Predicted 3D model of a 97-nucleotide RNA (SAM riboswitch aptamer (S box leader)).
Its Rfam family is "SAM riboswitch aptamer (S box leader)". Rfam describes the family as follows. The SAM riboswitch is found upstream of a number of genes which code for proteins involved in methionine or cysteine biosynthesis in Gram-positive bacteria. The SAM riboswitch acts at the level of transcription termination control. The predicted structure consists of a complex stem-loop region followed by a single stem loop terminator region. An alternative and mutually exclusive form involves bases in the 3' segment of helix 1 with those in the 5' region of helix 5 to form a structure termed the anti-terminator form. This entry represents the conserved core of the complex structure involving helices 1-4.
RNA sequence: AACCUAUUAAGAGAGACUGAGGGAAUAGGCCCGAUGACGUCCAGCAACCGGUUUUUUCACGGUGCUAAAUCCUACAGAAGAUUCUGAGAGAUAGGCG
Numbered sequence: 001a002a003c004c005u006a007u008u009a010a011g012a013g014a015g016a017c018u019g020a021g022g023g024a025a026u027a028g029g030c031c032c033g034a035u036g037a038c039g040u041c042c043a044g045c046a047a048c049c050g051g052u053u054u055u056u057u058c059a060c061g062g063u064g065c066u067a068a069a070u071c072c073u074a075c076a077g078a079a080g081a082u083u084c085u086g087a088g089a090g091a092u093a094g095g096c097g
Stems, first nucleotide, its partner, number of pairs: 003095006013042001015041003021032003026074004043066003048062003051058001070089001075086005
């Protein structure tokens, strides 16, 4: 890499540095961004694994995350002209290898 399982509408910054793109990829849409996005650091959120504990507590370690549902759609079905449900894909964690 592949495979399995779980989750994926909750939560989290008027901080510092930086300086032009960014929202995973393709397409379409819709947004964020010089009133500073993205990124890095700090801060914070959460509680998957480990640890701790009275068995659900803490937030110490390993991750993860901090605009919008995973921003929405792409495939299928149902209702009927825009919704709902599911799948697929993706992301994260743990396991396996």